Lysine riboswitch aptamer from Hungateiclostridiaceae bacterium UBA3922, 177 nucleotides, folded computationally. Of the family's consensus pairs, 98% are formed in the model. The coordinates come from a structure-prediction model, not an experiment, and the mean pLDDT is 81. The organism belongs to Oscillospiraceae, within Bacteria.
[in-house]
RNA sequence: CGGAUUGAUAGAGGCGCGCUUCUGAUAAGUAACCCCGUAUUAGGCAGCAGGUACCGAUGAUGCGGAGCGAAAGGCAGAAGCGCCGAAGGAUAUGGUCCCCUGCCGGACCAGGUCCUGGGUGCAAUGGCGAACAGCCUUGCAACUGUCAUCAGGAAAUGAUGGAGCGCUAUCAGUCCU
Numbered sequence: 001c002g003g004a005u006u007g008a009u010a011g012a013g014g015c016g017c018g019c020u021u022c023u024g025a026u027a028a029g030u031a032a033c034c035c036c037g038u039a040u041u042a043g044g045c046a047g048c049a050g051g052u053a054c055c056g057a058u059g060a061u062g063c064g065g066a067g068c069g070a071a072a073g074g075c076a077g078a079a080g081c082g083c084c085g086a087a088g089g090a091u092a093u094g095g096u097c098c099c100c101u102g103c104c105g106g107a108c109c110a111g112g113u114c115c116u117g118g119g120u121g122c123a124a125u126g127g128c129g130a131a132c133a134g135c136c137u138u139g140c141a142a143c144u145g146u147c148a149u150c151a152g153g154a155a156a157u158g159a160u161g162g163a164g165c166g167c168u169a170u171c172a173g174u175c176c177u
Base pairs, nucleotide, nucleotide: 002176003175004174005173006172007171008170009169010168011167014084016083017082018081019080020079021078022077023076024075033067035065036064037063038062039061043055044054047103048102049101050100051099087116088115089114090113091112093110094109095108096107097106098105117144118143120141121140122139123138124137127135128134146162147161148160149159150158151157
């Protein structure tokens, strides 16, 4: 010099990831509120059952009409911030919440286990949802970054395959030569 290994630091992938704020569209001429008419006549009250409280002949409820008229979540864009297991998801457990109890369903938090290199498109399923948007899961397709093997004198490039507990670079330690 070279090789292996351990640790630390710094980086790369690109329509790259996440958070916050602002603006806009959608939600929607919807919900709620108020009034009119009509039917029936006593119930109404979150998916089901029971219950408490509340409302109800000064009219519950159904239908029709008029007036007024939102918002949240989700979406798009811009700016800022934090980053490259960025981050996301699945699953069970524990806790909190959706008026109480039970069933069902959902939201948030905590750590555990497992999965995904990344974005895109198509299809199907599921839940949230106003939605055919978006999100999740699964499968397929090409693209892209990375490493390994093979081909190539090398390189460019191509084929096949793997996974981020990866890859590249530098430094330090140990070992081999």